[in-house]
RNA sequence: CCACGGUACACGGGAGAACCGGCAAAGGCCGGUGCCGAAGGAGCAACCGCCCCGGAAACUCUCAGGCGAACGGGACCAUGUACCGUGC
Numbered sequence: 001c002c003a004c005g006g007u008a009c010a011c012g013g014g015a016g017a018a019c020c021g022g023c024a025a026a027g028g029c030c031g032g033u034g035c036c037g038a039a040g041g042a043g044c045a046a047c048c049g050c051c052c053c054g055g056a057a058a059c060u061c062u063c064a065g066g067c068g069a070a071c072g073g074g075a076c077c078a079u080g081u082a083c084c085g086u087g088c
Base pairs, nucleotide, nucleotide: 002087003086004085005084006083007082008081009080010079012077013076018033019032020031021030022029023028034067035066036065040063041061042060043059047055048054049053
């Protein structure tokens, strides 16, 4: 220098899921029931490890969050930069 992995930041893409009633200037608030899973959280487990015990999903649950446009959030993926680790 290059490649791979990790972290942070920037930027682009980014799904799913409702209706009824009341109030009201306002897709805002309240109530009822229902629904969604891709923030987070929790659970089981294939598997893995230094095997006493731990780590573990995009599976499961739905506590949280979300469910009419916009805004916002959004796992994950791509690109760029910086740092760290490994290899040649």